[in-house]
c-di-GMP-I-GGC riboswitch aptamer from a Planctomycetota bacterium, 87 nucleotides, folded computationally. It was read from a public genome assembly, where an Rfam model found it. It matches the Rfam family "c-di-GMP-I-GGC riboswitch aptamer". Gene Ontology term of the family: cyclic-di-GMP binding. The coordinates come from a structure-prediction model, not an experiment, and the mean pLDDT is 85. NCBI's taxonomy places the organism under Bacteria, Pseudomonadati, Planctomycetota.

RNA sequence: ACCCGAAAUGGCAAACCGGUCGAAAGGCCGGGACGCAAAGCCAAGGGCCUUCGCCCCCCCGCGGGGCAUGGCAGCCGGUUGCCGAAG
Repeated sequence: ACCCGAAAUGGCAAACCGGUCGAAAGGCCGGGACGCAAAGCCAAGGGCCUUCGCCCCCCCGCGGGGCAUGGCAGCCGGUUGCCGAAG
């Protein structure tokens, strides 16, 4: 130094509830903790989610597909980084 994850100091905060923004997915604030060693950051890579808008199909439906839009970093990935017991 890297792998790694005992201890300690701190940190974050799922579901759910209240408020708020949004068409939705979802975001933000407060409460709350399932968990997290990157649950910090990145949505120009993969993946997943959304359907206000456009196009196509249709058995005409609260349907299907495509485009486009927006979202998710607590899916993978990329990147930076605190501490230091064993190995």